Predicted 3D model of a 1464-nucleotide RNA (small-subunit ribosomal RNA) from a metagenome. The coordinates come from a structure-prediction model, not an experiment, and the mean pLDDT is 81. RNAcentral holds the sequence, with entries from SILVA.
[in-house]
RNA sequence: GACAUGUAAGUCGAACGCUGAUUACGGGGUAGUAAUAUUUCGUAGUCGGAGUGGCGCAAGGGUGCGUAACACGUGGGUAAUUUGCCGUGAAGCCCGGAAUAACUCGCUGAAAGGCGAGCUAAUACCGGAUGUGAUUUUCGGGGGGUAUCUCCCGGAUCUCAAAGCUGGGGACCGUAAGGCCUGGCACUUCUCGAUAAGCCCGCGGCCUAUCAGCUAGUUGGUGAGGUAACGGCUCACCAAGGCUAAGACGGGUAGCUGGUCUGAGAGGAUGACCAGCCACACUGGAACUGAGACAUGGUCCAGACACCUAUGGGUGGCAGCAGUCGAGAAUUUUUUAUAAUGGGCGAAAGCCUGAUGGAGCGACGCCGCGUGGGGGAUGAAUGGCUUUGGCCCGUAAACCCCUGUCAUUUGCGAACAAACCUUGUUAUUUAAAAGAUGGCAAGCUGAUUGUAGCGAAAGAGGAAGGGACGGUUAACUCUGUGCCAGUAGUCGCGGUAAUACAGAGUCCCAAGCGUUGUUCGGAUUCACUGGGCGUAAGGGUGCGUAGGUGGUCGGGUAAGUCUGAUGUGAAAUCUCCGAGCUUAACUCGGAAAUUGCAUCGGAUACUAUUCGGCUCGAGGGUUGGAGGGGGGACUGGAAUGCUUGGUGUAGCAGUGAAAUGUGUAUAUAUCAGCGGAACACCAGUGGUGAAGGCGAGUCCCUGGACAACUCCUGACACUGAGGCACGAAAGCUAGGGGAGUAAACAUGAUUAGAUAUCCUGGUAGUCCUAGCCGUAAACGGUGCACGUUUGCUGUAAAAGGAAUUGACCCCUUUUGUGGCGAAGCUAAUGUGUUAAACGUGCCGCCUGGGAAGUACGGUCGCAAGAUUAAAACUCAAAGAAAUUGACGGGGGCCUGCACAAGCGGUGGAGUAUGUGGCUUAAUUCGAUACUAUGUGAAGAACCUUACCUGGCCUUGACAUGCAUAUAGUAGAAGGGUGAAAGCCUGACGAGGUAGUAAUACCAGUAUGCACAGGUGCUGCAUGGCUGUCGUCAGCUCGUGUCGUGAGAUGUUGGGUUAAGUCCCGCAACGAGCGCAACCCCUGUGUCCUGUUGCCACCCCUUAAUUGGGAGCACUCUGGACAGACUGCCUCAUUUAAAUGAGGAGGAAGGUGGGGAUGACGUCAAGUCAGUAUGGCCCUUACGGCCAGGGCUGCACACGUACUACAAUGCCCGGCACAAAGGGACGCAAGACCGUAAGGUGGAGCAAAUCCCAGAAAACCGGGCCCAGUUCAGAUUGAGGUCUGUAAUUUGAUCUCAUGAAGCUGGAAUCGCUAGUAAUGGCGCAUCAGUUAUGGCGCCGUGAAUACGUUCCCAGGCCUUGUACACACCGCCCGUCACAUCAUGAAAGCCACUUGUACCCGAAGUUGCCCCUUAAAAGGUGCCGAAGGUAUGGGUGGUGAUUGGGAUGAAGUCGAAACAAGGUA
Repeated sequence: GACAUGUAAGUCGAACGCUGAUUACGGGGUAGUAAUAUUUCGUAGUCGGAGUGGCGCAAGGGUGCGUAACACGUGGGUAAUUUGCCGUGAAGCCCGGAAUAACUCGCUGAAAGGCGAGCUAAUACCGGAUGUGAUUUUCGGGGGGUAUCUCCCGGAUCUCAAAGCUGGGGACCGUAAGGCCUGGCACUUCUCGAUAAGCCCGCGGCCUAUCAGCUAGUUGGUGAGGUAACGGCUCACCAAGGCUAAGACGGGUAGCUGGUCUGAGAGGAUGACCAGCCACACUGGAACUGAGACAUGGUCCAGACACCUAUGGGUGGCAGCAGUCGAGAAUUUUUUAUAAUGGGCGAAAGCCUGAUGGAGCGACGCCGCGUGGGGGAUGAAUGGCUUUGGCCCGUAAACCCCUGUCAUUUGCGAACAAACCUUGUUAUUUAAAAGAUGGCAAGCUGAUUGUAGCGAAAGAGGAAGGGACGGUUAACUCUGUGCCAGUAGUCGCGGUAAUACAGAGUCCCAAGCGUUGUUCGGAUUCACUGGGCGUAAGGGUGCGUAGGUGGUCGGGUAAGUCUGAUGUGAAAUCUCCGAGCUUAACUCGGAAAUUGCAUCGGAUACUAUUCGGCUCGAGGGUUGGAGGGGGGACUGGAAUGCUUGGUGUAGCAGUGAAAUGUGUAUAUAUCAGCGGAACACCAGUGGUGAAGGCGAGUCCCUGGACAACUCCUGACACUGAGGCACGAAAGCUAGGGGAGUAAACAUGAUUAGAUAUCCUGGUAGUCCUAGCCGUAAACGGUGCACGUUUGCUGUAAAAGGAAUUGACCCCUUUUGUGGCGAAGCUAAUGUGUUAAACGUGCCGCCUGGGAAGUACGGUCGCAAGAUUAAAACUCAAAGAAAUUGACGGGGGCCUGCACAAGCGGUGGAGUAUGUGGCUUAAUUCGAUACUAUGUGAAGAACCUUACCUGGCCUUGACAUGCAUAUAGUAGAAGGGUGAAAGCCUGACGAGGUAGUAAUACCAGUAUGCACAGGUGCUGCAUGGCUGUCGUCAGCUCGUGUCGUGAGAUGUUGGGUUAAGUCCCGCAACGAGCGCAACCCCUGUGUCCUGUUGCCACCCCUUAAUUGGGAGCACUCUGGACAGACUGCCUCAUUUAAAUGAGGAGGAAGGUGGGGAUGACGUCAAGUCAGUAUGGCCCUUACGGCCAGGGCUGCACACGUACUACAAUGCCCGGCACAAAGGGACGCAAGACCGUAAGGUGGAGCAAAUCCCAGAAAACCGGGCCCAGUUCAGAUUGAGGUCUGUAAUUUGAUCUCAUGAAGCUGGAAUCGCUAGUAAUGGCGCAUCAGUUAUGGCGCCGUGAAUACGUUCCCAGGCCUUGUACACACCGCCCGUCACAUCAUGAAAGCCACUUGUACCCGAAGUUGCCCCUUAAAAGGUGCCGAAGGUAUGGGUGGUGAUUGGGAUGAAGUCGAAACAAGGUA
């Protein structure tokens, strides 16, 4: 939203007639002799049926469509009203009449039903009478009221009533019925009441101004109609009103309230259940009946939908109770009873009642209870953690002893019940023991329900889950996973050690626990209580309307205000006190509360209002001086440009540098003329104006401020929504003007590009007049006005004072305008009598960032555009101020072989070596900007070796433990196989400890189990070590002080130093790690020492400083000590200090030279392949052994070196001088052999003794003569030597021969400041040998240059800016391309809604006509729903295309911003 089925409103025979069944009685007919059977009629009773009639059906029950309204709430009014049934009181209830349904008959239709004829009753209908009374008109009197008036009494007048039913009955009447009497119910008229309703009014409660004007029955009047009643409610006429910024009209949304949720409250949100009111009943319209309806289970009409149908026509309305379908995240039984409560009818019994009482379903909510209690340590087991010792779970369990709630079985078993009624009795009424009413007694009635409750039985037996565990927030560990799977309210977790995922374990709550959504709170985050606006937020400025606010004194009023009383504020709810269910939830009683509204009385301080005063606020008056205040007119000089004018000659102009441009057609320069614009100096955080703004001079017109006087008015004031005016520059329109300048544009440069910056030109514009525009970082980023609150110091103007001859200066005051600062304020920065302090009044504005000051709509504008001004969507930030760093194509100071000045190289050649790349079965791995690349590697032919191929082993090549077995055991010559390892075999053949011995144990071997092993991965899990910034001078701490804090100070400043080195100053005072020194080498001296060193003197000896002795003086060796400290002198800075410059002395002078020594830290720098080590991985293999190969592979590129290119050289010959090292599996002399490498041989030496070992360059002599050479030496051939098991892949070296490139090296780039660079040789480690030209040392020869700090690089300190903090290798902007999302525009299209005009016009009310005895019916007219036509408005959807927006790990192009961001 639509509904199948059942049910939710009937009842009365004591209002009425008819009819069916049945019982009883009576009469008649038929059959029968009769009993009897049957039929018919009547009477009485009971039970039914439809109908007439009465009451009810307007209540109860449901829903929230509509409604922004007197709908609701609250308080009033009704003198403008009605009210069935009910209560009170008064009066009455008489006499008649004509019909009709039912029923019967006929016609018709499928049905629903309809039509006609005939009969009949009433508490149905009608006529007449009566009139207590009511109504109409009117008169008189009285009371009341603000009032049109109203109420009461009396008189006259008009109109108007009624019905019976039933119970009982003594006398009297009547054949009877009955009359009559009496009770009850009903009926009629009226009064009052109660109840219920109608109407009117004050006040109150949603959003929207991107809705600002709305309204013709509209506003009012007169008259009429209508209503229960007032009223434009309706109509005729008249007038032109009515509402609105205190929000009309329009749009959106919505039932309102008591209350509910939340909140400290004020508030905010909400309107389920319960209760009051309203509205609605398929949608729309309409009336009828009635006391009451425009009626949920009534009628009529139209429409949509559904159903039946004979196609002609009919029927229906769950938003009653159940229930069904659909939609949806989602909402129950087609139950029971009228026992209670309530309602309808009835005299009553009673009937009806999906109201209601109950049960059922749902942990949906609230409340209560249980799932056990006590004991129990071997602290069991499983599980978890572990430092492997243990700990946790944990008295928890098992086990023992108890209890019995709930559930289960079973037995008993309530309350809600009292009435009506019946019977009996009694009182009143009455003639009455009838009846009626009331009392008493007895009897009858239970859906829930065999329920609540009580008793018994059995057994711990049947009964625990959910969430969380990174912070917020109680609770932390292990395992798994590896940016995956997943988590997430928020911040965020997860990329191999995850307290964040998943599991285990722990914490919280518990028949619940969590999630999601919503509301309030926290949020003082819309701020009334209770916020702000220099930097979210002050309007560009003024004038001023409405409004808000307003000096002082007195009087009146009492509207606000305060106070008392009265009425009301429904009940329920909430709160408190009690009571009842075992308790509670729940229910009941009482109180309080209901903060409100109304009426009456009182108070008068304040506000208001009104009257009368005052002068200090405000304004006026008089007199002054200051000023780029505004408008107009006129005038002036300097400068630029132009004028082919005069003079004059070759460049001018421009830039970082140039070029375009200009000039022999005479430029620039200079003189003269013309023209336009702007007004140097004065000029000043100086003046003036509301702001924008205003600057040559003079004149005219004009506004304001300020000062003095204190003369006048008497609150005239402040602010100011709308409104009006002004409003820089640019822009627009029209007309002028146009010198300079200058968007656009055109060149020239720059550049990768350069639509820019720079240059040369140049048009709008800039100027004037008239008119638009209406914005700016229109800024003091600070609205206006008034008052109050310490100061210091400039400046402009003025007045007064003192002083002066008169002035200036000076003092006081005022008004402006500045600087610094107190208190206070402020997040800080800052502000601070010119407030951002303290107060008052008014206005404007703000509420996270973006989308966006944008879209749409409106207004304004010629346009450009301005103004007003959102949303969807998206993010978890955006921002302010300050701090510490880092950075800057910021600044200052300083240092460094950083540059400069020099010397020598690299980059070109050949070779060596390393790396990349390529190749490969493998070319093992690492390092790879400076800080990898002659690095790990101080030695790859095998080994090394980690790589590849192939062959082998499996407790293993190596360690420890356990168990078992084992005496020809361990070992092992030899043999077989094989490339070796290995496998098979094997003569021979043991040992140690204890014990007399047997034996046991050890060692060994074999088997099995634990384990070994791994150069496998992770240096981004680590230790340790190392590199680099950097041997740079820094990095910190304690206490104190300052700051809200981060932090600062110290450590900055003035000097000085190699130095945070030292001195001085200072809110700091001290201290630590660094610097320096202490240590080593070296340079001088003294003392000691005296062999293996030394050899001056002396002796012996020799051809001989040849050897020996003696000696320790010298050199030297290696120990101790001395010496150098700015100690001394002079000068320098302002004094001093520190320090610097110079000098003396000295071997050495200002850290003498060199080394070791490396702060806090940075680079996730390097290393798991040196060792160590967490985790992971392999275990007949990723372990182990062996052989061969590879690490040496070569189109190429780079780094580092060596050798050269030659004459300062090369070759040959001669000749001189070292230091520091090494040597036993070693160094090896003399001698001999070989051209040589080397060989033979072996003296000496574990070394100041012997050996390696000849130093070389240098010096002397000779040759070469500038050439690819007598340079250079690669490559290649042949023959040797050495090492080694082995020299092919792949060693070094010798001899002879061969004799390549190369003639000083492009761009670029490296080292070095003195015993340095350059250059020459020597040694050592590794090592069998060696690819060493490498590395580490040693000595010889031995320079040049540094003006200086502008620049490049690196670093230190201070300061400054910052949008950086992964810290400039930072951050970050825009277009384009791609994807997704939301949105605007758009030719149109669609839907909804609404207005206006017209057409058609149902039902119905009603007017008129006709007809009639009357009423129907009929005809016609007004209004009138739905529908139609035309044309507008609004809203929503959709739409090719199009606009911008947002978002998106690695797209494109540039480089706009942040530093002076490289053009602020």